[in-house]
């Protein structure tokens, strides 16, 4: 100042009520707080603890002092106008706690002057004189006691709120300081307002915070400067803790509010929801110009693996404003969403065995799911569903009513009562109903780590957190079933600590695992000897402040419990002050001599540097002698040499190195140093006595020295010698060898700085047992004499006590035991590298990553195995013999070809005359063809039948199938046999890498092993090695071992000797008998021989050797002698040897076929190759003829005698004989005569032609044999390789099993005749025990390196491109602040009065100033032809470098050269 609608009155003017309301406006106050969020920021930001005597503080508190009297404007408001719109512009009024003068001045300041008290001082605080300067404002309720008007108000009084002005508190800031708390040193220098002064400015305040001048400081290896990160603390996780990551929720500080930049107002902001100005983005627009800022609370878009409701209430607790009432408050209460954490609860309890049906597994009996389930009784948590129902609410308010103030019944304040306030709430809670009803998942189950089996897969498919699972019996991959953990969660992934003493403060280590700097010197750092008093710096005790709250701990209450809240206390191990102690340590003093050091004597040394002299060797050069070779090598060759080498004399000339001495010997920091002498030099020991007086130890940076390689100038080069040339060698040889040879090696100067620069062992100081040698010195004793001896003291060297060590080993020279003080590790490769920086002339060095890739790399000792390592030793290993094979045919077996099919298996030795000790059919498993399909065979079960076999027949290649005939047995229960049907048989189908047995080999080698002691940390060792000796681990001795086991040897069996016993069929010596003639016969037992059984040989006996041993040589006896010969006997093992085809078996496979049956064919082909063997090749023979002498066997489907018979296989007959009886059955080389005479033959017999015999159902494929003709190759066998040590090889023949017959020349057995030769163990080849290396353990057929070739990832570089960040330097310069000027504009106040002037201001200038633009740099990141190493990848190419003496020991450096590992030179290590 104040509506408009409404509503009520009216006299119709209008008033009243709502109402001094609603909106605007001027004014106060608030808006700086309260919420977000963490971009920045390495800072006094933060945290801790102090200063401010260098400040501020509204609104609150207490005290004291005042609020007097004016004045001029200016919003709204009215009007006129501009603009699309946000807005704004003129004109007119108007208030006020809004604004200005003026009074007053207790006080405050401020200038001067001077006192007093504090303080270490700047200086603070008090008190006083004098001058100057600055205030303020009302509002609201009640009242009439006093005073005025007139009866109710005000002047007035009173109460509140406000104002001014001081002091002084309280909160709250502001600067300032000490101390803490990231990474990077491949960021080492950094600063001009920079650091200080003096003076102005400025601020609330100090300060270069600004200016002018001056000076030229300041920071920094205790990390300045720069670059990357990041909010800071209280706490959180985690750890025994000490740390060690982290900083969400809750608290406190800080910094930000789109991006950047300024100030305005204000105590207080340089201001989240205020202004300006630029930039970027969105929105409106009429194109002209405007608006905005969710890191508030929901909400939405977008990115993302991922993070909630556009909810309700201010009831409570806070906050602003206000006198209140009240109003606002996405703070905050509260509810909703999300198992995201965390506490609590439930999803039933009891009983319930035929242990139910399913499952799932089987050894087929069970078992297990499993009391679980069903059934039977019961409970009611929690959801549901009816009812009841607390606290959180006490306060302001009001309304009575009491007390106190007052003048007062106002007014205010204090009590009492009462009333009124609840989002949450359809809550907590509590009472009743119903009804087991509505409520279990997830992970694993090979080891670690609890919990197994069966299918299915078949290195696939998948699994995996390490180790690793899958390649046909997967507890590891899938299903399932069963178990195990957890449970409304269970697993996974990602991150943090922890194990991890694996960065070691608490608590590590460098000799050989990673790891001692090549070596001194030495600033700065670190540490440090005795004694004294003093300070009190770390130390120590006390006490006092602080250490917010919360958390954590520990009592204790509150929600039913617990999470959670809430009391109380305890810790905050830290800072800071006060007192006190005074050993240590620290300082400042003063001594001391035991560390150091100097000085005197002395002797020792390749210590170093210059100059000089020297003698030996090599070469070369001249000259002599001399002549053909020299020189080299495994052997050779280039090469030199008749133009005179090499060889020898004699002369000279040049360079390099310096034999003996010489030595685990000296010196020296260390690289390293070696004739001789002479000068400068450094340093160490010893002795001795005297001084200094802690002056030391050690040592980042630094600085100096550093072996060979090399590099530069210059000179020198005798002689070695990388590169190079040649010659071997080899598959090749860019190597090893050999023959030239050039840089280099040498010298001066200058560089380089690196070694396996090693004792792989940093420097000093101290301690802790000895024993033994040496080099330097003194010393004692004894001496002619320092000869020996014994002591110290410095040094080299060896062995070992405690100790130490992961062993190996170190062990006063320490690797012990301590202390100082420096360097250096922290999985292997990548890398002794890139990249940056520094140093070189180059070479290159010094300092040093990351990706990425692997589960390892590595030490040391241990078993083994193995070597082109080393000694012992044994085998027919070799050597010394004897015969063979390999070359000829032929036989048999394999490979290969070959086919319909040539079945299958054995493949070095250890397959090949092997399974097979008999393929013509059969065997036969193969092919082809034709059949069959409960089956050619075996058991059961059910149902039928009387018919099968079995003769005859016909049809087929047969199997088969037609037809005909026949027809059981019985105890009457049933057996037998046949069909049909289901259970099932059947596989010579896979797999010997699923087995069992059985076999082969090493090897009949002498090994292989326990138990107990004992060593060792242990793997292990020891016994089991050693001396000896054997065929032996046989056996003796010694010995930390004692013993014991499998083997070994013996015991069995045979053959040799003798003895007993017994004597047929076997013998026959004596007795008879007989025969031509024979044991043919009586008889015998004596002999042979059978049988059974006994004895013997055992180094037992002398003698030599030898440890008084085992033994071992020789000899005697003996039949036999040292294991009498054969044999049978084969340890632990090792070859994933061989067999699923002997046999047996688990699993898979097939089931009108992979079963089974028949015919027929292959297994028997043949250019070839291989292996085994056979007959030769001839005269030691061939043939003919005559004759002698064995063993072992076999025989009734059989062996077959005599006799006849055929040239002969053979045939015809059939004595004897189941066999010491008969038979095969003839033995053969032999012997003895004859012949043949050296030739492809009278050798040799292959192959062919004919005829033939036998055996069988059949001799074509495809048999043997005989006669008769044919007569090949073949003349002794290349390289190579086999078997044999005595009755053996050689040679010769005889039987047998298989078997109808035979391919059998094969094999397994028998006898007869019968040999050489072994010096030895050097070497091949195998095996054993000892040693040794080793990078090998599938074990040398090991293992490994590098080029080159393919594929993959990550990094370097790289012409260049594309960015980013911070700075610089010039430009341009907005807002603003300040500073100028202010012709234009102005009310207050002064001054003048003409109106102007002082004054303000607007505009305008200027410093400064973001943002932007312009140059060259820095710093970094993307990407990029092309490049370069590197990592990884079953089976590519070339070599063989390294591991053994890796076949040339290897490594390091450093040069050079080469496809490539690598070779070479020159120095060094031994690993």
């Nucleotide at each position: 100042a104040g509506a408009a609608a409404g509503g009520g009155c009216u006299u119709c003017g209008g008033c009243c009520c709502c109402g001094g309301u609603a909106a605007a406006g001027u004014g106060g106050c608030g808006c700086a707080c309260g919420g977000g969020u963490g971009a920045g920021u390495a800072a006094c930001a933060c945290g801790u603890g102090g200063g401010u005597a260098a400040c501020c503080u509204g609104c609150c508190c207490u005290c004291g002092a005042g609020c007097g009297g004016g004045g001029g404007a200016u919003a709204a408001c009215a009007u006129u106008c501009c603009g699309a719109a946000a807005g704004g512009a003129g004109u007119g009024c108007u208030a006020a706690u809004a604004c200005c003068g003026c009074a007053u001045a207790a006080g405050a300041c401020c200038a001067c002057g001077a006192c007093c008290u504090c303080g270490a001082a700047a200086g603070a605080g008090g008190a006083u004189g004098c001058g100057g300067u600055c205030a303020a404002a009302g509002c609201u309720g009640g009242c009439c006691u006093c005073u005025a008007u007139a009866c109710a108000u005000a002047a007035g009084c009173u109460a509140g709120c406000a104002c001014u002005u001081g002091a002084g508190g309280a909160u709250g800031g502001g600067c300032c300081c000490g101390c803490g708390g990231c990474g990077c040193a491949u960021c080492a220098g950094g600063u001009a307002g920079u650091u200080g002064g003096u003076g102005g400015g400025g601020u609330a305040a100090u300060g270069g915070c600004u200016c002018a001048c001056c000076a030229a400081g300041c920071c920094g290896a205790a990390g300045a400067c720069g670059c990357g990160u990041a909010g800071c603390u209280g706490g959180u996780c985690u750890g025994a803790g000490a740390g060690g990551a982290u900083g969400a929720u809750c608290a406190g500080c800080c910094a930000c509010a789109c991006u950047g930049g300024a100030a305005c107002u204000g105590a207080g902001a340089c201001a989240c929801g205020g202004u300006c100005c630029a930039g970027a983005c969105a929105c409106c627009u009429a194109c002209g110009g405007g608006u905005g800022g969710c890191a508030g609370c929901a909400g939405u878009u977008u990115c993302g693996a991922a993070u909630c409701a556009u909810u309700c209430a201010c009831a409570a607790u806070g906050g602003g404003c206000g006198a209140a009432a009240g109003c606002c408050u996405g703070a905050u209460g509260g509810u909703g969403c999300g198992a995201c954490g965390c506490c609590g609860c439930g999803u039933g309890a009891g009983g319930g065995a035929u242990g139910a049906a399913g499952g799932c597994c089987u050894u087929c009996g069970g078992g297990u799911u499993g009391u679980a389930a069903a059934c039977c009784u019961c409970u009611g948590u929690c959801a549901c569903c009816g009812g009841g129902g607390a606290a959180g609410a006490a306060a302001c308010g009001c309304u009575u009513u009491g007390a106190g103030u007052u003048a007062a019944u106002a007014g205010u304040u204090c009590a009492a009562a009462g009333c009124c306030u609840g989002a949450c709430u359809u809550a907590a809670c509590c009472c009743g109903g119903a009804g087991a009803g509505g409520a279990a998942g997830c992970a694993g189950u090979g080891g670690c780590u609890a919990a197994c089996u069966c299918u299915g897969u078949g290195c696939c498919a998948g699994c995996a957190g390490c180790c690793g699972c899958g390649g046909u019996a997967a507890u590891a991959c899938a299903g399932a079933g069963a178990c195990u953990g957890c449970g409304a969660g269970c697993g996974u992934u990602a991150u943090u600590c922890g194990g991890a003493u694996u960065c070691a403060c608490u608590g590590g280590g460098c000799g050989u695992a990673a790891a001692g700097g090549g070596u001194g010197c030495g600033c700065a750092g670190g540490c440090g000897g005795c004694c004294a008093a003093g300070u009190g710096u770390g130390u120590g005790a006390g006490g006092c402040g602080u250490g917010a709250a919360a958390g954590c701990c520990u009592g204790g209450a509150g929600c039913u419990c617990a999470a959670c809240u809430c009391c109380a206390g305890a810790a905050u191990u830290g800072c800071g002050c006060c007192u006190c102690a005074a050993a240590c340590u620290a300082c400042a003093u003063g001594g001391c001599u035991a560390g150091a050091g100097c000085a005197u004597u002395g002797g020792a040394g390749a210590g170093g540097g210059u100059a000089g002299c020297g003698g030996a060797a090599u070469u070369c050069a001249c000259g002599g002698u001399g002549u053909a070779g020299c020189a080299g090598u495994g052997a050779a060759a280039u090469g030199c040499g008749u133009a005179g080498a090499u060889a020898u004399c004699g002369u000279g000339a040049g360079g390099a190195a310096c034999a003996c001495c010489a030595g685990a010997g000296g010196c020296g920091a260390a690289g390293g140093c070696g004739g001789c002498u002479a000068c400068c030099u450094g340093g160490a020991c010893a002795a001795u006595u005297g001084c200094u007086g802690a002056c030391g130890c050690u040592c980042a940076g630094g600085c100096a020295c550093g072996a060979a390689a090399g590099c530069g100038u210059g000179g020198g080069g005798a002689g070695c010698a990388a590169a190079a040339g040649g010659g071997a060698u080899u598959a090749g040889a860019u190597a090893c060898c050999c023959c030239u040879g050039u840089a280099g090696u040498c010298c001066a100067c200058g560089c380089c700085c690196u070694a396996a620069a090693c004792g792989g062992u940093g420097c000093a100081c101290a301690c802790u047992a000895g024993g033994u040698c040496u080099u330097g010195g003194c010393g004692g004793a004894u001496u002619c004499g320092a000869c020996c001896c014994c002591c110290c003291c410095a040094g080299g060297g060896c062995c070992c006590a405690a100790g130490c060590u992961a062993a190996c080993g170190c062990g006063u020279u320490a690797a012990g035991u301590g202390u100082g003080c420096c360097g250096c590790c922290u999985g292997a490769g990548g890398a002794c590298u890139a990249c940056g920086g520094c140093c070189g002339c180059a070479a290159g060095g010094c300092u040093a990553a990351a990706a990425c890739u692997c589960a390892a790399a590595g030490g040391a000792a241990u078993u083994g195995a193995c070597g082109g390592g080393g000694g012992c030793c044994c085998g027919c290993a070799c050597a010394a013999g004897c015969g063979g094979c390999g070359g000829a045919g032929c036989a048999u077996g394999c490979g290969g070809a070959u086919u319909a099919a040539u079945u299958c298996g054995a493949u070095g030795c250890a397959a090949c005359g092997c399974g097979a000790a008999g393929a013509a059919c059969c065997u036969u498993a193969c092919c082809u063809g034709g059949g069959u399909u409960u089956g050619a065979c075996a058991u059961g079960g059910c149902c039928g039948c009387a018919a099968a076999a079995c003769u005859g027949u016909c049809a087929g290649a047969g199997a088969u199938g037609g037809c005909a005939g026949g027809u059981c047995c019985u105890u009457c229960g049933g057996g037998g046999g046949c069909g049909g049907u289901c259970a099932c048989a059947g596989g010579u189908g896979g797999u010997g890498c699923a087995u069992g047995g059985c076999u082969g080999u090493c090897g009949u080698c002498a090994g292989c092993u326990c138990g107990u002691g004992u060593c060792g940390u242990g793997a292990g060792a020891u016994g089991u090695u050693g001396g000896g000796u054997u065929a032996a681990g046989u056996c003796c001795c010694g010995c930390a071992a004692c013993g014991a086991g499998c083997g070994c040897a013996a015991c069995c069996c045979u053959c040799g000797u003798u003895c007993g016993a017994u004597g047929u069929u076997g013998c026959c010596a004596g007795c008879g008998c007989g025969u031509u003639a024979u044991g043919g016969c009586g008889g015998g037992g004596a002999c042979u021989c059978a049988u059974c059984g006994a004895a013997g040989a055992c180094u037992g006996c002398c003698g030599g050797g030898g440890u008084c041993a085992a033994c071992u040589c020789g000899g005697a006896g003996g039949a036999a002698g040292g294991u009498g010969g054969g044999g049978a006997u084969g340890a632990c093992g090792u070859c994933a040897a061989g067999u699923c085809a002997u046999c047996a078996u688990g699993c898979c496979c097939c089931u009108u076929a992979u079963g089974u049956c028949c015919a027929g064919g292959g297994c028997u082909u043949c250019a070839c190759g291989c292996a085994u063997g056979c007959u030769a090749c001839a005269a030691u023979g061939g043939c003919c003829g005559g004759u002698a002498c064995a063993a072992a066997g076999a025989g009734u489907u059989g062996c077959g005698a005599c006799a006849c018979u055929g040239u002969g296989a053979g045939g015809u007959g059939g004595a004897g004989c189941g066999a010491a009886u008969c038979u095969c059955a003839a033995a053969a080389a032999g012997c003895c005569g004859g012949u043949c005479u050296c030739a492809g033959u009278u050798c040799g017999g292959a192959u062919u032609g004919g005829g033939g015999u036998c055996u069988g159902c059949a001799a074509c494929u495809c048999g043997a044999c005989c006669c008769c003709a044919u007569g090949a190759a073949g003349u002794c066998g290349g390289a190579g390789u086999c078997g044999c040590u005595a009755g053996u090889a050689a040679u010769c023949g005889c039987a047998g099993a298989u078997c109808a017959g035979c391919a059998a020349c094969g094999c397994u057995g028998c006898g007869g005749u019968g040999a050489a030769u072994a010096c030895g163990u050097u070497c091949c080849c195998g095996g054993g025990g000892c040693u040794u290396g080793u990078a090998c353990a599938c074990a040398c057929c090991g293992c490994c390196c590098g080029u080159c070739a393919a594929g993959u990832c990550a990094u370097g570089a790289a012409a260049g491109u594309c960015g980013g960040u911070a700075a610089c330097a010039c430009c341009c310069g907005a807002a603003g602040c300040c500073g100028g000027u202010g012709g234009c504009c102005c009310u207050a106040c002064c001054c003048u009065u003409g109106u102007g002037g002082g004054g303000g201001g607007a505009g305008c200038c200027g410093u400064c100033g973001a943002a932007g633009g312009u140059g060259g740099g820095a710093c970094u990141g993307g990407u990029a032809a092309u490049u370069a190493g590197g990592a990884c990848u079953a089976a590519g190419u070339c070599g063989u470098a390294a591991c053994a003496a890796g076949g040339u020991a290897g490594c390091c450096g450093u040069a050079c050269c080469g496809g490539a590992a690598g070779g070479u030179g020159c120095g060094g290590c031994u690993g």
Molecule: small-subunit ribosomal RNA
Organism: Actinomycetes bacterium